[in-house]
């Protein structure tokens, strides 16, 4: 240095749920709250997937296009703390 990741140290983040707020919705933000997380930091203009609303074709199953979203769904990219085996 790469890889790896401990019931180590120092710190960090914060699911569900509740309150407020923005949004048509999905969802976002703030506060409370902790299920978890070694990247639960960033990236949705890297790819896949999922959610949302609208349209079209079908009319029942679905497919396609468009809008917005999810990085705590997976893979990739960028950056980063610590150091036992």
């Nucleotide at each position: 240095a790469c890889a790896c990741g401990a019931u180590a140290a120092u710190g960090g983040c914060a699911a569900a749920c509740c309150u407020g707020u923005c949004g048509a919705a999905a969802g976002g933000c703030a506060g409370g709250g902790a299920c978890g997380c070694a990247a639960a930091g960033c990236u949705a203009u890297a790819g896949g997937g999922c959610c949302u609303u609208c349209u079209u074709a079908a009319c029942u199953a679905u497919a396609a296009g468009a809008u917005g979203g999810c990085a705590g769904c997976c893979u990739g990219g960028c950056c980063g703390c610590c150091g036992a085996a």
Molecule: c-di-GMP-I riboswitch aptamer
Organism: Paenibacillus sp. CECT 9249